[in-house]
RNA sequence: GGGGCAUUAUCGCAGUUGGGAGCGCGCCUCCAUGGCAUGGAGGAGGCCACGAGUUCGAGUCUCGUAUGCUCCA
Numbered sequence: 001g002g003g004g005c006a007u008u009a010u011c012g013c014a015g016u017u018g019g020g021a022g023c024g025c026g027c028c029u030c031c032a033u034g035g036c037a038u039g040g041a042g043g044a045g046g047c048c049a050c051g052a053g054u055u056c057g058a059g060u061c062u063c064g065u066a067u068g069c070u071c072c073a
């Protein structure tokens, strides 16, 4: 220098054919219990890495940028 992959909640990850942003862990509140464990119920937390484009509509498609991993040189 070139190719590929990844980037979504604190962390680990789904998200199918473009239309509802989710699961587990962690955190907070409440209930049961002798109980900071364990079980149950509820809740908060995201400008979907950044910028632009296409579209009635983008996490998803296109282009560029950044970071990480990997391959080639």
Stems, first nucleotide, its partner, number of pairs: 001072007011024003019056001027043006049065005